[in-house]
Context: one part of a larger RNA
């Protein structure tokens, strides 16, 4: 010199783009972050009532709550980065083959009866489905054969048809597993391992594998650093550097892990599931003392701790996710707004003339120097900013549909109007005198400076270097 997710003093016009809990993975008051389908289905309300019909719901039922978003505590390899590999999986999407026949019994809801402070229930009876279960038949499996075992739903439409369902074969994305090589420090840690290492037969899985189990064998790893400690999410990237290399992993982008701790599974095409289920510890709340409830590392917020980090905003207009035939509803993903000079970029604080070289100040050798064209004054502009006005956009072929927003951008009028600070001046290092004080108050990155002539301290003058910044401090190079 360069670089930060920085801070802290002083200062402070606007814009445009970005960034904004690095610390306690500490505790959270409120409110929202996940729903949606009435074109699966019986029912209730509202509403209309001539007919037709329409609009909400609590329940069964599907599809989705495994993505989205957040956070780095654990993890030295069950992670990552890179090349390859074979015993597997797969909703929704897409290409294709084929099918969709007949019966059956039941649970909620409601309806009656009741427990309980609450959360929450219980007995009795009814009932519909695209909920459940059966026979038939179809691929496929096992078989020499006989056997055995094993699918399904309908719904909207005056129709054509159009959706959705089942069995199969292929994609395409994704998963899941296995390996080659890379992947921080410390030997003041040398030996580690018993399901450990390997085989046989069996279970288990989707699938390979001691994943697991009986038996057999006594093997595996390691000075090419095992095990054991400590410390870290990895990576594209990011900063420094001619470059080798060093640093480092905020924002974005993939990948993994984790959701108060620790265990488990259960559904499901996937979870051993952040805003699901249960058990047990903490810790908070309620309570009629019998008992229940909770999990902001989602987006605001609030308390701590801290140098130090924003709104309890507004929109579903766009973009994407989720359901629905669809209109649509849903989305603290996202789209914007608002708060910070935190970063980066850009623009402005006026131009032109104006010497009696003014008045003050400040030096002086007392002659005058210097501030200094600075200012005053004339005179010009109004671009940038600010204030008032007028008049105004855009999207997915077409109609409709804009939260930002009376925003941006344009056009009109007024008047220089509103706007410059911070350090620093001994040497490294650009920029010097005076006064003051007199190892005293004080400076200081390094030499160091100050004991009566201090360019080194403090003050004024003047001067230098950056500028809406400007310097300390703290890191990396």
């Nucleotide at each position: 010199g360069g670089a930060u997710g920085a801070a802290c003093a002083c200062u402070g016009g606007c814009g445009g783009c970005a960034u904004g809990a690095u610390u306690u993975a500490c505790a959270c008051a409120u409110g929202c972050a996940a729903g949606u389908c009435a074109g699966a289905c019986g029912g209730g309300a509202a509403g209309u009532g001539g007919u037709g019909u329409u609009u909400c719901c609590a329940g069964u039922g599907g599809c989705g709550g495994a993505c989205a978003a957040g956070u780095g505590a654990g993890u030295a390899a069950u992670g990552c980065a890179u090349a390859a590999g074979a015993a597997c999986u797969u909703g929704c999407c897409u290409u294709u083959g084929a099918g969709a026949g007949g019966g059956g019994a039941a649970c909620a809801a409601c309806a009656g009866c009741u427990a309980u402070a609450a959360a929450u229930g219980g007995c009795u009876a009814c009932u519909a489905a695209u909920a459940c279960c059966u026979c038939g038949u179809a691929g496929g499996c096992u078989g020499a054969g006989g056997a055995g075992a094993a699918a399904a739903a309908g719904g909207a439409g005056g129709a054509a048809u159009c959706c959705a369902c089942u069995c199969g074969a292929g994609g395409a994305g994704g998963g899941g597993c296995u390996c080659g090589c890379g992947u921080c420090u410390g030997a003041u840690u040398a030996u580690c391992u018993a399901a450990u290492u390997g085989g046989u037969g069996a279970g288990a899985a989707a699938a390979u594998a001691g994943c697991u189990u009986a038996c057999c064998a006594a093997g595996g790893c390691g000075a090419u650093g095992a095990u054991c400690a400590g410390u870290a999410g990895c990576u594209a990237g990011u900063c420094c550097g001619a470059g080798a290399g060093g640093a480092u992993g905020a924002u974005c982008a993939a990948c993994c892990a984790c959701a108060u701790u620790g265990g488990g599974a259960c559904u499901a095409a996937g979870a051993c599931a952040c805003g699901g289920c249960c058990c047990a510890g903490a810790c908070u709340c309620c309570u009629a003392g019998g008992g229940g409830a909770g999990g902001c590392a989602g987006c605001a917020a609030u308390g701590g701790g801290g140098a130090a980090u924003u709104u309890u905003c507004c929109g579903c207009a766009a973009u994407g996710g989720g359901u629905g035939a669809a209109a649509g509803c849903u989305u603290g993903a996202c789209g914007g707004a608002g708060c910070a000079a935190u970063g980066c970029c850009g623009c402005g604080u006026g131009g032109a003339g104006g010497u009696a070289g003014a008045a003050g100040a400040c030096c002086u050798a007392u002659g005058g120097g210097u501030u200094g064209u600075u200012a005053a004054c004339u005179u010009c502009u109004u671009u940038u900013u600010c204030u008032g006005g007028a008049g105004a956009a855009a999207a997915a072929a077409c109609a409709a549909u804009g939260g930002c927003g009376a925003u941006a951008u344009u056009u009109g009028g007024g008047g220089a109007a509103u706007a410059a600070g911070c350090a620093u001046c001994g040497c490294c290092u650009a920029a010097c005198u005076u006064u003051g004080u007199g190892c005293c108050a004080g400076c200081a990155g390094c030499c160091g400076c100050g004991g009566u002539a201090a360019u080194a301290c403090a003050a004024a003058g003047g001067a230098u270097g950056c500028a809406a910044g400007c310097g300390u401090u703290a890191u990396c190079u």
Notes:
A computed fold for a 477-nucleotide part of an RNA from Geum urbanum, annotated as small-subunit ribosomal RNA, 5' domain. The source organism's lineage runs through Eukaryota, Streptophyta, Euphyllophyta, Pentapetalae and Geum. The RNAcentral record of the full RNA draws on SILVA. Its mean pLDDT, the model's own confidence on a scale to 100, is 82.